[in-house]
Model confidence (mean pLDDT): 85 of 100.
The part of an RNA shown here (large-subunit ribosomal RNA, domain II) has 692 nucleotides and comes from a soil metagenome.

Context: one part of a larger RNA
RNA sequence: CCCGACGAGUGACCAUCCGUGGCCCGGUUAAGGCAGCGACAGCCGGAGCCUGAGGGAAACCGAGUGUGAAUAGCGCGAUCCGUCGCGGGUGGUCGACCUGAAACCGUGUGAGCCAGCCAUGGCCAGCGUGCAGCGCUCGUAAUGGGGCGUGAAGGCGCGAACUGAUAUGGGUUACAAACCAUUCGGAUGAGCUGUGGCUAGCGGUGAAAUGCCAAACGAACACGGAGAUAGCUGGUUCUCCCCGAAAUGCAUUGAGGUGCAGCGGACACCAUAGCCCCGCUUGCAGGAGGUAGAGCGCUCGUCGGACGCGGGGGCUUCAUCGCCUACCAACUCCGGUGAACCUGCGAAUGCCUGCAACGGUCGGUGAUCCAGUGAGACGGUGCGAGCAAAUUUGCAUCGUCAAGAGGGAAACAACCCAGACCUGCCGCUAAGGCCCCUAAAUCAUCGUUCAGUGGGCAAGGAGGUGGGACCGCUUAGACAACCAGGAGGUUGGCUUAGAAGCAGCCACCCUUGAAAGAGUGCGUAACAGCUCACUGGUCGAGCGGUCCUGCGCCGACAAUGUACCGGGGCUAAACGAUGUGCCGAAGCGCAGGAUGCGACUAUUUCGAUAGCCGCGUGGUAGGGGAGCGUCGUGCCUGCAGUGAAGCAUCAACGUGAGUCGGUGCGGAGCGGGUACGAGUGCGAAUGUCGGG
Numbered sequence: 001c002c003c004g005a006c007g008a009g010u011g012a013c014c015a016u017c018c019g020u021g022g023c024c025c026g027g028u029u030a031a032g033g034c035a036g037c038g039a040c041a042g043c044c045g046g047a048g049c050c051u052g053a054g055g056g057a058a059a060c061c062g063a064g065u066g067u068g069a070a071u072a073g074c075g076c077g078a079u080c081c082g083u084c085g086c087g088g089g090u091g092g093u094c095g096a097c098c099u100g101a102a103a104c105c106g107u108g109u110g111a112g113c114c115a116g117c118c119a120u121g122g123c124c125a126g127c128g129u130g131c132a133g134c135g136c137u138c139g140u141a142a143u144g145g146g147g148c149g150u151g152a153a154g155g156c157g158c159g160a161a162c163u164g165a166u167a168u169g170g171g172u173u174a175c176a177a178a179c180c181a182u183u184c185g186g187a188u189g190a191g192c193u194g195u196g197g198c199u200a201g202c203g204g205u206g207a208a209a210u211g212c213c214a215a216a217c218g219a220a221c222a223c224g225g226a227g228a229u230a231g232c233u234g235g236u237u238c239u240c241c242c243c244g245a246a247a248u249g250c251a252u253u254g255a256g257g258u259g260c261a262g263c264g265g266a267c268a269c270c271a272u273a274g275c276c277c278c279g280c281u282u283g284c285a286g287g288a289g290g291u292a293g294a295g296c297g298c299u300c301g302u303c304g305g306a307c308g309c310g311g312g313g314g315c316u317u318c319a320u321c322g323c324c325u326a327c328c329a330a331c332u333c334c335g336g337u338g339a340a341c342c343u344g345c346g347a348a349u350g351c352c353u354g355c356a357a358c359g360g361u362c363g364g365u366g367a368u369c370c371a372g373u374g375a376g377a378c379g380g381u382g383c384g385a386g387c388a389a390a391u392u393u394g395c396a397u398c399g400u401c402a403a404g405a406g407g408g409a410a411a412c413a414a415c416c417c418a419g420a421c422c423u424g425c426c427g428c429u430a431a432g433g434c435c436c437c438u439a440a441a442u443c444a445u446c447g448u449u450c451a452g453u454g455g456g457c458a459a460g461g462a463g464g465u466g467g468g469a470c471c472g473c474u475u476a477g478a479c480a481a482c483c484a485g486g487a488g489g490u491u492g493g494c495u496u497a498g499a500a501g502c503a504g505c506c507a508c509c510c511u512u513g514a515a516a517g518a519g520u521g522c523g524u525a526a527c528a529g530c531u532c533a534c535u536g537g538u539c540g541a542g543c544g545g546u547c548c549u550g551c552g553c554c555g556a557c558a559a560u561g562u563a564c565c566g567g568g569g570c571u572a573a574a575c576g577a578u579g580u581g582c583c584g585a586a587g588c589g590c591a592g593g594a595u596g597c598g599a600c601u602a603u604u605u606c607g608a609u610a611g612c613c614g615c616g617u618g619g620u621a622g623g624g625g626a627g628c629g630u631c632g633u634g635c636c637u638g639c640a641g642u643g644a645a646g647c648a649u650c651a652a653c654g655u656g657a658g659u660c661g662g663u664g665c666g667g668a669g670c671g672g673g674u675a676c677g678a679g680u681g682c683g684a685a686u687g688u689c690g691g692g
Stems, first nucleotide, its partner, number of pairs: 001692006011094013026050003032044003054061002064076004097235002100232001104225006115199009124189001126158003129154001133150006162186003167182004201217001203213003210219001238627006248261005262373002264370003267366004277360003281357007293345001294343002299339008310328002312325004376401010406417003421593004426589003432583003435568003441580001443579006454570001460554002464551010481538005487511003492506003517532001521530002594617005600611004628681001630678010646665005652659002
């Protein structure tokens, strides 16, 4: 991992609702009892329970009563229907759908492991060091002292046994649930060790690590309370049909739970119409409002100007006064502005009410029964938070997903199109497409783009190119190019070592002339030199500029391999505009079939059935309905050694769960109908057991 078997809403009592039945001249018995024996049959048994009257805390009163002064008002009642079985839904108390804690408590079992202690035994090769004391000797007044011996002390040294476990390597489904190799610590001591014994879990022991107490100890283990509890996780078994949510509000020792409401289902009642009811519908009439926008009188800001209260600074004075000020600046005025918490204005939508039209399986009501949901997600729009960040976060509103398949977007819950009852080798379309992959135009017409732009990107940059508007110059000759001139006062004045058009400062005149700056740039130490402005000539038709706009260009660097069109490839098969056709979905149509609801018709045993028509039939949580199958029981009725169950295989039938038949194996039981009762359906629970 697979296969098989087993494996989860049950039972009791109580309550409530629904269905069904008995009685209703109210219903019903409980324990118990009655037969020769005797049932799930029958008969007694009326204690008790519900109902038959309520209101009040009660006294008490009573179709009323409580409150109250009240004959007021108000609250609860009086309108009626019950009761006992059986079945079903749900709730409550119980283990209450199943599995699962960590824990808590009780009673016991453990110190044959390990910790400490008690008792009694055992063990420690060899080598080294050489304490005290003592002796001899030297020395001293005498001690102390020196030397040489002797001696054999020590939690002394080296190092086996023994004991420990420092480092590294190996081992890591191991030789081993702690080992192996090398290395290393202690090795006469707080040493090591055998045997016997003691201390026990709310405890012991601990040279203390929360260590150890029998291979997992912040409180051992075994059994019991016990099916502890688990607002948590996982799992929860056949089929078809109808409807179909929520992820919100308020509250919560509340936030992943729960209560009430909201939203779903079922049922009942009213009711089937012209009233009524419903609506993203439309029109008319009426209404509330302060958003978008706008505005600046109000409130709070803000820019420029005028005026200049007051202040700052400067001058002056012994002080006061006074004067000046390109500083700040109140009020006021002029012009202009910002605002969610500004408004003398103010929409569009939306909302409310009424009427009408239109549309609607008419529909409405319910205080009845049963839920689930109360983590939402993304997209558009309007906002808050954030960074005018986020597949971010919090609201509002609409949509989709959730619970929605199909087509498109290469792939892609939430985007675009479109809501799948079934069948069809039929048709038409939507979004999106029509060169090939790949269904359909290498379609038509007019433009644009040359960048593979298309097929990623900004500020910014540019004689790319198409369209448009405007201005200026121009046959009295423009623009470009070429030829020529570009002068004189003067080297202007100042400055400077110098400053001559051209370092810098000031000024920027006059003359000649077709024209020529007290000079545009290069250049020199300064001059010189080159050049420009400006003018003439040659040439002969357009030239220059500004703005708007379409499409392009640069800006443009990333990690495995092209890799920013899905690919091929495309100069259209790109972009803009117009047009015709076609393809394209589970959409729509056509044909057939099934089913739910409703109308009509016919039949009817009054339950329904048949036909026809209309409208429906995506679906998670969840509600409702109808069935299939398994095991067993009662009754009725069958099959079976001429072969039951079961198994294997093939065929047929049914919308499905399933059913039926043939054949083979098998060798003794098994069906059908009906009613009833359940240990009644497995793929999942790190499910349990067995097998592979």
The full RNA is in RNAcentral, with records from MGnify.